Source information: Predicted 3D model of a 131-nucleotide RNA (SAM riboswitch aptamer (S box leader)) from uncultured Nocardioides sp. RNAcentral holds the sequence, with entries from MGnify. It matches the Rfam family "SAM riboswitch aptamer (S box leader)". Rfam's curators write: The SAM riboswitch is found upstream of a number of genes which code for proteins involved in methionine or cysteine biosynthesis in Gram-positive bacteria. Of the family's consensus pairs, 97% are formed in the model.

RNA sequence: CUCAUCGAGAGGGACUGAGGGAACGGCCCGUUGAAGUCCCGGCAACCGCCGCGAACCCCCCGUCGAAGCUGACGGUCGCGGAAACGGUGCUAAUUCCGGCCUGGGACGAGAUACGUCGCGGGGAAGAUGAG
Numbered sequence: 001c002u003c004a005u006c007g008a009g010a011g012g013g014a015c016u017g018a019g020g021g022a023a024c025g026g027c028c029c030g031u032u033g034a035a036g037u038c039c040c041g042g043c044a045a046c047c048g049c050c051g052c053g054a055a056c057c058c059c060c061c062g063u064c065g066a067a068g069c070u071g072a073c074g075g076u077c078g079c080g081g082a083a084a085c086g087g088u089g090c091u092a093a094u095u096c097c098g099g100c101c102u103g104g105g106a107c108g109a110g111a112u113a114c115g116u117c118g119c120g121g122g123g124a125a126g127a128u129g130a131g
Base pairs, nucleotide, nucleotide: 001131002130003129004128005127006126011040012039013038014037015036019029020028021027024098025097026096041091042090043089046087047086049081050080051079052078053077054076060075061074062073063072064071095125100122101121102120103119105117106116107115108114
């Protein structure tokens, strides 16, 4: 940088001792113990793995076979499965909510203006994975 996902799910102990939820604003969590480190669990199913199907099989790449021409299987996509084993991830609150653009709605004495509240769509930012 590109792509996918982000409304579900899953916590105990030891050490330690004041912060934490990315930043900002809100709103929360925290001495009934924050963050951090270690130990033991758990959740999930992105990659890897297994099965089925589809596409491709020009080029290119990988594995195997071959003296060579070259051949077989794979690469991509979809559905399903396992999670004992491999690479990650996660384990308060929707990514805790909001900010930018946009379409409805409700309320206020209330009109296309103003204010408040809430809903939908799209962005931005961020997180995780894969390349």